[in-house]
Molecule: Bacterial RNase P class A
Organism: Gammaproteobacteria bacterium
RNA sequence: GGAGUCGGCCGGGCAGCCGCUGUACUUACGUGCAGAGGAAAGUCCGGGCUCCACAGGACGGGAUGCCAGGUAACGCCUGGGGGGCGUGAGCCCACGGACAGUGCCACAGAAAACACACCGCCGAUGGCCGCAAGGCUCAGGCAAGGGUGAAAAGGUGCGGUAAGAGCGCACCGCGCGACGGGCAACCGUUCGCGGCACGGAAAACCCCAUCCGGAGCAAGGCCAAAUAGGGAAGCAGCGGGGCAACCCGCGCGUGCGGUCCGCACGGCUUCCGGGUAGGCCGCUAGAGACGCGCGGCGACGCGCGCCCCAGAUGAAUGGCUGUCCACGACAGAACCCGGCUUACAGGCCGGCUCCUUAU
Numbered sequence: 001g002g003a004g005u006c007g008g009c010c011g012g013g014c015a016g017c018c019g020c021u022g023u024a025c026u027u028a029c030g031u032g033c034a035g036a037g038g039a040a041a042g043u044c045c046g047g048g049c050u051c052c053a054c055a056g057g058a059c060g061g062g063a064u065g066c067c068a069g070g071u072a073a074c075g076c077c078u079g080g081g082g083g084g085c086g087u088g089a090g091c092c093c094a095c096g097g098a099c100a101g102u103g104c105c106a107c108a109g110a111a112a113a114c115a116c117a118c119c120g121c122c123g124a125u126g127g128c129c130g131c132a133a134g135g136c137u138c139a140g141g142c143a144a145g146g147g148u149g150a151a152a153a154g155g156u157g158c159g160g161u162a163a164g165a166g167c168g169c170a171c172c173g174c175g176c177g178a179c180g181g182g183c184a185a186c187c188g189u190u191c192g193c194g195g196c197a198c199g200g201a202a203a204a205c206c207c208c209a210u211c212c213g214g215a216g217c218a219a220g221g222c223c224a225a226a227u228a229g230g231g232a233a234g235c236a237g238c239g240g241g242g243c244a245a246c247c248c249g250c251g252c253g254u255g256c257g258g259u260c261c262g263c264a265c266g267g268c269u270u271c272c273g274g275g276u277a278g279g280c281c282g283c284u285a286g287a288g289a290c291g292c293g294c295g296g297c298g299a300c301g302c303g304c305g306c307c308c309c310a311g312a313u314g315a316a317u318g319g320c321u322g323u324c325c326a327c328g329a330c331a332g333a334a335c336c337c338g339g340c341u342u343a344c345a346g347g348c349c350g351g352c353u354c355c356u357u358a359u
Base pairs, nucleotide, nucleotide: 001355002354003353004352005351006350007349008348009347010346012324013323014322015321016320017319018318020035021034022033023032024031025030037330041341042340044339045338046337047336048335049216050215051214052213056261057260058259059258061212062211063210064209065208066080067079068078069077070076081095082093083092084091085090096207097206101205102204104200105199118146119145120142121141122140126137127136128135129134154172155171156170157169158168159167173196174194175193176192177191178190179188180187181186220281221280222279223278230272231271232270233269234268235267237250238249239248240247241246252266253265254264255263256262288307290305291304292303293302294301295300
């Protein structure tokens, strides 16, 4: 100097005039203070809160899937293990099980899993030819070589054989066991045994482990007002006790995301027509922000201090002027919070890796 990778910050500023929303003060005029995001987006996860509702069990359905932690919780985050990519810093992983079972692996290829031999190799014993060396070959043997393919009966070498083959051996790989390290997943320049292979894939069904009620602020409450205390159809009350009220049993229906049980309730279902659409609460003080210290590899936790930082409701921050400049990207809260994912013009800061050059 160049290239890369990871992390953080800003994302318009200053001045003036007019205007908007909330809140406090004021009789009023008015004054003070505050006023969109890192993603407010997607509605994908997890919760707080509200109601069903007093709130259960089983099946079905769904989600997650290495280990250890963090967290209110999670499918998130942190650290570690294993696998893959990269020279590297780093990045990615839908990471339990294929010997419980079912299904699948196109085309090509002999053959796609107890796996049929296309080209081939041998043919010691038999046959033919030859004086002989030797040649050809039936039966039979082979899967080592070649080919096909994403993948074809572990790899390399030596021996052995008619030719071969873990057939045998050495090393590697694989399986099991012991020992050692680690909380664990796992790891091993350790040791022993075994020729060990009937592959891949579960982001196919499935098996295993763990977890899961539903709906949602248009939730849900309060106040006021108005109408028509409207009309029609269907289902459904039986038995016993009691003077009656009422009680018990059975049945019918409604509610609890699907089904069954169970529980609660007592009328239920459908159609036509009419009224209301107003105001208040919920609504913002939080699993809160910021600063410092301590603990921890880290996510984060604890302690102290300090601050209040939008609550609109057809929807609030807009318009004008001057100036600086980066010439302004993606883009606007609607109950709130923790995440993930997606979008982003331009600018700034830092860590680390690689290449090149000079000293």